RNA sequence: AUAUAAGAGUUUGAUUCUGGCUCAGGACGAACGCUGGCGGCGUGCUUAACACAUGCAAGUCGAGCGGUAUAUGGAGCUUGCUCCAUAUAUAGCGGCGGACGGGUGAGUAACGCGUGAACAAUCUGCCUUUAUCAGCAGGAUAACACUUAGAAAUAGGUGCUAAUACUGCAUAAGACCACACUAUGGCAUCAUAGAGGGGUAAAAGGAAUAAUAUUCUGGAUAGAGAUGAGUUCGCGUCCCAUUAGCUAGAUGGUAGGGUAACGGCCUACCAUGGCAACGAUGGGUAGCCGACCUGAGAGGGUGAUCGGCCACAUUGGAACUGAGAUACGGUCCAAACUCCUACGGGAGGCAGCAGUGGGGAAUAUUGGGCAAUGGAGGAAACUCUGACCCAGCAACGCCGCGUGAAGGAAGAAGGUUUUCGGAUUGUAAACUUCUGUUAUGAGGGAAGAAGAAUGACGGUACCUCAUGAGCAAGCCCCGGCUAACUACGUGCCAGCAGCCGCGGUAAUACGUAGGGGGCAAGCGUUGUCCGGAAUGACUGGGCGUAAAGGGCGCGUAGGCGGCUUUACAAGUCUGGAGUGAAAGUCCUGCUUUCAAGGUGGGAAUUGCUUUGGAAACUGUUGAGCUUGAGUGUGGGAGAGGAUAGCGGAAUUCCCGGUGUAGCGGUGAAAUGCGUAGAGAUCGGGAGGAACACCAGUGGCGAAGGCGGCUAUCUGGACCAAGACUGACGCUGAGGCGCGAAAGCGUGGGUAGCAAACAGGAUUAGAUACCCUGGUAGUCCACGCUGUAAACGAUGGAUGCUAGGUGUGGGAGGUAUCGACCCCUUCCGUGCCGGAGUAAACACAAUAAGCAUCCCGCCUGGGGAGUACGGCCGCAAGGUUGAAACUCAAAGGAAUUGACGGGGGCCCGCACAAGCAGCGGAGCAUGUGGAUUAAUUCGAAGCGACGCGAAGAACCUUACCAGGUCUUGACAUCCCUUGACGAUGCUGGAAACAGUAUUUCCCUUCGGGGCAAGGAGACAGGUGGUGCAUGGUUGUCGUCAGCUCGUGUCGUGAGAUGUUGGGUUAAGUCCCGCAACGAGCGCAACCCUUAUUCUUAGUUACUAACGCGUGAUGGUGAGGACUCUAAGGAGACUGCCGUGGAGAACACGGAGGAAGGUGGGGACGACGUCAAAUCAUCAUGCCCCUUAUGACCUGGGCUUCACACGUGCUACAAUGGCCGUUACAGAGAGGAGCGAAAUCGCAAGGUAGAGCGAAUCUCAAAAAGGCGGUCCCAGUUCGGAUUGUGGGCUGCAACCCGCCCACAUGAAGUCGGAGUUGCUAGUAAUCGCGGAUCAGCAUGCCGCGGUGAAUACGUUCCCGGGCCUUGUACACACCGCCCGUCACACCAUGGGAGUUGAGAGCACCCAACGCCGGUGAGGUAACCGCAAGGAGCCAGCCGUCUAAGGUGAGCUGAAUGACUGGGGUGAAGUCGUAACAAGGUAGCCGUAUCGGAAGGUGCGGCUGGAUCACCUCCUUU
Repeated sequence: AUAUAAGAGUUUGAUUCUGGCUCAGGACGAACGCUGGCGGCGUGCUUAACACAUGCAAGUCGAGCGGUAUAUGGAGCUUGCUCCAUAUAUAGCGGCGGACGGGUGAGUAACGCGUGAACAAUCUGCCUUUAUCAGCAGGAUAACACUUAGAAAUAGGUGCUAAUACUGCAUAAGACCACACUAUGGCAUCAUAGAGGGGUAAAAGGAAUAAUAUUCUGGAUAGAGAUGAGUUCGCGUCCCAUUAGCUAGAUGGUAGGGUAACGGCCUACCAUGGCAACGAUGGGUAGCCGACCUGAGAGGGUGAUCGGCCACAUUGGAACUGAGAUACGGUCCAAACUCCUACGGGAGGCAGCAGUGGGGAAUAUUGGGCAAUGGAGGAAACUCUGACCCAGCAACGCCGCGUGAAGGAAGAAGGUUUUCGGAUUGUAAACUUCUGUUAUGAGGGAAGAAGAAUGACGGUACCUCAUGAGCAAGCCCCGGCUAACUACGUGCCAGCAGCCGCGGUAAUACGUAGGGGGCAAGCGUUGUCCGGAAUGACUGGGCGUAAAGGGCGCGUAGGCGGCUUUACAAGUCUGGAGUGAAAGUCCUGCUUUCAAGGUGGGAAUUGCUUUGGAAACUGUUGAGCUUGAGUGUGGGAGAGGAUAGCGGAAUUCCCGGUGUAGCGGUGAAAUGCGUAGAGAUCGGGAGGAACACCAGUGGCGAAGGCGGCUAUCUGGACCAAGACUGACGCUGAGGCGCGAAAGCGUGGGUAGCAAACAGGAUUAGAUACCCUGGUAGUCCACGCUGUAAACGAUGGAUGCUAGGUGUGGGAGGUAUCGACCCCUUCCGUGCCGGAGUAAACACAAUAAGCAUCCCGCCUGGGGAGUACGGCCGCAAGGUUGAAACUCAAAGGAAUUGACGGGGGCCCGCACAAGCAGCGGAGCAUGUGGAUUAAUUCGAAGCGACGCGAAGAACCUUACCAGGUCUUGACAUCCCUUGACGAUGCUGGAAACAGUAUUUCCCUUCGGGGCAAGGAGACAGGUGGUGCAUGGUUGUCGUCAGCUCGUGUCGUGAGAUGUUGGGUUAAGUCCCGCAACGAGCGCAACCCUUAUUCUUAGUUACUAACGCGUGAUGGUGAGGACUCUAAGGAGACUGCCGUGGAGAACACGGAGGAAGGUGGGGACGACGUCAAAUCAUCAUGCCCCUUAUGACCUGGGCUUCACACGUGCUACAAUGGCCGUUACAGAGAGGAGCGAAAUCGCAAGGUAGAGCGAAUCUCAAAAAGGCGGUCCCAGUUCGGAUUGUGGGCUGCAACCCGCCCACAUGAAGUCGGAGUUGCUAGUAAUCGCGGAUCAGCAUGCCGCGGUGAAUACGUUCCCGGGCCUUGUACACACCGCCCGUCACACCAUGGGAGUUGAGAGCACCCAACGCCGGUGAGGUAACCGCAAGGAGCCAGCCGUCUAAGGUGAGCUGAAUGACUGGGGUGAAGUCGUAACAAGGUAGCCGUAUCGGAAGGUGCGGCUGGAUCACCUCCUUU
């Protein structure tokens, strides 16, 4: 000698569960890619049991026999012939062996194999052992010789000869056969032993030696052993039931034959059996095992090498010989193939070892040796042995070794990278000092050989010496799983990928490089198996909703089964014996220097057989018991079932009366009915179907299901008491029966309803929803169908395990006069709930809890409940029920959001109530479109469009055309020089170019500033990407929300807090509460405005006091007022009342300038929209570099059939015009505002006072007031357009500015659908100022004047907030998603058929051969004197029979015009079926209709939202 169990990725926005897919490990007779130093031990056609050239793989014995040949010797002698001996060789006869060894796995699902038994039913050569024997006789034949036929292979004839070849006789036991007897034993037939007489059956010689003797060897008979073989039996041994029935020698018997032997093994007769759901028969696949791989194990997979058994030898059949074969290297026949041939006929069988071709992804040398081990023959020497031992080839596997070791920092060079500092490669290298495994050379050199000889391997292993770092490293990977990261290239391309997934310009995922990680003479990939996978669950799973309970019962087989006791010992437990081959595995020694490998011992082999013992449990058996089950007795309940009869209400129809114009129907209509009298109403009648109220999570039934009343027949359950039987029970595969609706058949019936159908609507369409009609059907009888969401989505039975509360049926108790009430108990039916269970939801004594028994069912989604086949059905169809292919998910429950043509509450100029508009006109302006050389660019629903642009004639300007420049228009650095510039002239459109004149500055003397020229680094870009970014901004939205810590709950995502009751503008506050607190938001703090106080008092102000004027704070003064600008105060629901919960708060009131955030502003939470902007700016990357940069002139951004947005002016009398007359605020001003005066009709000009501004100026406010005029008209409205003449700015008003005067006088008479703003100093209306700006607003930003109307209210539209509900959405409804059609590809079903294959059946023909018959032909041995006989043989006949032929069918395969559905495919067509109440709730079954999803009818389900009611429950 038991030492041993790991998980991860992927469904989701996230979670949990279910569930599949994938990965990490090990293994291989492997193959492929890249690479490759050595050795040891192994292994090497898995495919074509395909075909084979060539050589070899089974021979041997002369001591069985005769002969032959050669050599040597001898003898005889006729000298070239005969004989003898010896040696060698050996064709033939004869013996033994060719049945072993070697190969292969085609067949075989079988007693083939494994294991254990049996043979009293058997055989066994050689071998061992025991006993006995070997006498006499005979006839042939091959070789050989001659000869015939033939190409050959070979065959035939005549003649001769030998034997351990063949034959006869003798002898003969305890052998064998039959008969009868005894004893012992057994297992039924019987076996063994003994004695008796009868019958049958033997032989062979050879060698050595001088030898009759001896020895050796062989022979015969019999017994025993050993070995080997044969046969039989128990058990085990793959898949398919879409294979359910099979069987005629079939099952048995009797008799006979046959065999070594039993047996239907064979034959005749008789009987009708035998096998099978515990899987016969059939089909498919397969050699089986020891073992090998994997696994913690149980298992699962495999059956190479080694070992055991079987089967086969080109295919099929057959026998012979033999101890043994139905014979791999034997025979015969048939078939296919190949070869030879003289065409007449012959030969062959590598699945032996090598080798060849072929097939294939793929598998070796036509090697050496019998030295060892083993085998055959032989007396032996020996011969043979491709068994075997060795070598060769192959990294095919396992194991071992090496490719160097130590030192070595200037951290070299080079490479890579960089934030330019560095980092890394890296002690790595170089260099120094060593070592010698390996390598090479040289020398020595085995064991393997048991007593001698003999060594292929092999001059090998091994040992010694020398040389000298010399010859020896690759492969894969680096997104996660999974150890290991950067750069460049590429740009959804090229490509990668085991799964998830990478790649669309910053890829750690592609390719390359550097670096790193892993393994290493290998490394990866592919394939297969096990594992992980508890993913088929025995160990070790499940079925309410994930896949999964049969629609329900009765019951067969089977499985399981109450209490007490007797016996047995089948199961069970325990001891012994046999077996479980060896090898292998494991343990432990030894050994090759280690290891792999080898070897000794042991354990194990979990099994089977046999034999003792035990008796609790299971089982069997006997006897009992009563609690399970049942029977009987007495009761009450019930839509339980079947049949017959009866009843009233209602609908419809018919008849009659009254009566008149409509009725009916809908969202609204129409079709329809009605003046021929409808509808309405009254009366009468007909007929069919269904039974209001009672009625109830009430009752009954197994389920489906059952509802008016009465009668008859009938099933089941319950209660009480406890008489009887005595386990009679539970479940239940097949089987049988029942089984809603729809549907089918036959015959009836038909009032209403109503698939189909028709018409009317709706609609884009409407094969629908709605309406009017309407047929099958719905009803009855009989028969079929056999399915439903046939549901509690929960199989049946039994027991146990807290309670509470309803309700139906019974019984008992207490109490009472009695009935209630109350208590207890049994059966049924609901709800709540604890433990427990569960993924959660939930279930919870009516379990989904705890247990036992039995049945049914599940194993990823789709394909598909489909196809084919079977069974059932009249049909429709039902039932049973796959595969190819395809995807990485499909799914359950719960969570957070979002959404809903869901619900509740609330808010907002959201609606409503109002006012004024827009949309119509003309013009202005922006946009689209069109145009163009250019009309630069951006912005695009709200949230682009009088937006960027707070102002395009040039400039701006980014666009276009043309002319120019290239270190540049601009910045920094370097070198040289001293100018640059200004002015004039010339050319030019200008930029620019030329020319003339004039000419540097500062300095600490180092240089610096400025400018020109030159070279290169670089400049420059309004080029691209706002989807690479920063910053800024819009929007939801000034909406009230968004979160966190700790705690608690939940497996978890998450929840709670933040929900609830109130309240608020507000998550504002209060109360309650497993929450308690906190943060960002709200509010407040800030600015402004409204009141007041204090301080201050000029340029503002002026009451009092003066001065002055025609008049004016003009002036002296004043600090009172207004005002200015600093600082304070004030308002807080503080006070009162009411309501409210003694709250928050609301309403009312007082006071107050102001009252409930007083008005306005600034201020914008977490986030959303890849929102906007690379053209404000900044910026990564990319791009351009004599141009995409820069300069200049001119043009364009100003175009114009058109469309839209935003405005202005109007259409007039609440007005226009004229005259006159008041009252603001806030601003701006120096290249500025510009007064007075004056000129001009005016725009404006001249002029220049004053003012850097509380002083001066712009500056006149306008609407308003007063007065006049116009009189409703295209006007005295309106002002467009156009003409002429002017003014201003500016270098310049042509394209293309503004203004003035005169003239002209368009559209327009209040605006369709629709749509915008506004709730108070608001809308409306009126003017004023400012920025930009030379000039140019109807725009923008501000300012004040005048100054309304309306709000009942929250049903509706829009937006938003909170709670709740449904969801198949999460890119979140602009979501998801279904089906037809069209196209491409893929696999598959049907298909007239076609092709080849397989297994049988029937018949025909029938080779070889065994057997049988015959044998007139032939014939050596024996008998016989002979004739002849016995025996044998040829030939012929018969049965059986392979191959072949014919026929009818069966099975599976391939293929097939055409055809059916299915699957897959970024952007095809038609619709919108489903998910929300999905806009007609959905779904199931069935029928019918329709392009399609689908619609409709009938019945069913909730896995339907919402509202109301009823009942029950919970809380109070």
Model confidence (mean pLDDT): 83 of 100. Small-subunit ribosomal RNA from an uncultured Eubacteriales bacterium, 1516 nucleotides, folded computationally. The sequence is in RNAcentral, with records from ENA and SILVA.